[in-house]
Overview:
The RNA shown here (Bacterial large signal recognition particle RNA) has 263 nucleotides and comes from a Thermomicrobiales bacterium. The prediction has a mean pLDDT of 79. It matches the Rfam family "Bacterial large signal recognition particle RNA". It is annotated as a non-coding RNA gene. Clan: SRP clan. Rfam's curators write: The signal recognition particle (SRP) is a universally conserved ribonucleoprotein involved in the co-translational targeting of proteins to membranes.
């Protein structure tokens, strides 16, 4: 070296939980890699291995360390996104009030300031206009029931002449129209009016005294509010991403590792 036969071994493994620790069963995650019974309010053990009984394979590509990759689980941190308590700070937003640093307006054709006087404002009066009404002018306007004057006709009387009286005419009542004015009277959402009188905070104006600024619109800053959103503390959850240590399949690389017999 080569046969043949055994034995040790192998016949998944890991990861969180569990648990005084170990493992398993159930859960996940790799990967294919026997079979029977036990097992989660649990099974079997005690310090290194699930308990019991069987079947394969078997000294090497397969079975042991190492080592390297590195799939994948929990841990701890950041970060980001949810949503949640808090709170005296600070932003931010809103209007308010101050100030007068900008803009701007306005001022020697006189600013703010002061002193005076009219307006505007109340309120009575008077005159005015404007509306109603009445009165008055002017027209009209009674078959009878209004006046005058009464033709005819008609009564009375001997006559003269007289009485009543229709229509017509005049002219009126009441009513109707109508008009430039007069007058009385009433009222008011009435007047670049007078006249008293009262108010006099504000606005408009005149004048007079001074001699340079004043206004506060918008931005600025400042204050106390109001609002309710960021920032800030605090502690759930989650997410993929990212650090840090940790366990770690699967694979790759190296190394190690009996026994018997025969040739």
């Nucleotide at each position: 070296c080569c046969g043949u036969g055994c034995u040790a071994g192998a016949u998944g493994g890991g990861g969180a939980g569990c648990u005084a620790g170990c493992g398993g069963u159930g859960c996940c995650c790799u990967g294919u890699a026997c079979c029977c019974g036990c097992a989660a309010c649990c099974c079997g053990c005690u310090c290194u291995a699930g308990c019991g009984g069987g079947g394969u394979u078997g000294a090497a590509u397969u079975c042991c360390c190492u080592u390297u990759c590195g799939a994948g689980g929990g841990c701890g941190a950041g970060u980001g996104c949810u949503g949640u308590g808090g709170g005296a700070c600070u932003c931010a937003c809103g209007g308010c009030g101050a100030c007068a640093c900008g803009u701007g307006g306005u001022g020697u054709u006189g600013a703010g300031g002061g002193c005076a006087g009219g307006g505007u404002c109340c309120c009575g009066c008077g005159c005015g206009g404007c509306g109603g009404g009445g009165a008055g002018c002017u027209g009209u306007g009674a078959a009878c029931c209004c006046g005058g004057u009464c033709a005819g006709g008609a009564c009375c009387g001997g006559a003269a002449g007289g009485u009543a009286g229709c229509a017509g005419c005049c002219g009126u009542a009441a009513g109707c129209a109508g008009a430039a004015u007069u007058c009385c009277u009433c009222g008011g959402g009435u007047g670049a009016c007078g006249u008293g009188g009262g108010a006099u905070c504000g606005c408009c104006u005149u004048g007079c005294c001074g001699g340079a600024g004043c206004c506060a619109a918008c931005g600025a800053u400042c204050g106390a509010c109001g609002c309710a959103g960021a920032g800030c503390c605090g502690g759930a959850g989650u997410a993929c991403c990212u650090c840090g240590a940790u366990c770690g399949a699967c694979a790759a690389a190296g190394g190690g590792u009996g026994c018997a017999c025969g040739g």